[in-house]
RNA sequence: GCCGGCGUAGUUCAAUGGUAGAACGAAGGACUCAUAAGCCUUAGACGAUGGUCCGAUUCCAUCCGCCGGCACCA
Numbered sequence: 001g002c003c004g005g006c007g008u009a010g011u012u013c014a015a016u017g018g019u020a021g022a023a024c025g026a027a028g029g030a031c032u033c034a035u036a037a038g039c040c041u042u043a044g045a046c047g048a049u050g051g052u053c054c055g056a057u058u059c060c061a062u063c064c065g066c067c068g069g070c071a072c073c074a
Stems, first nucleotide, its partner, number of pairs: 001070007010024004018054001026042004047063005
């Protein structure tokens, strides 16, 4: 330099044009003599910018980051 994949909550992963979910973790409540477990509730995310569309996390372009392959290396 070229090609491909990935980027979503604190972490690990879903959803793939029509209100973005789960588990673990966090906070609060209730229970208990007390603690833990279990129970109830709450907060918390689509890498950035543009485009297409009535509508974009999803499709397109560019950029950024991570991973892999190829090429070059006098």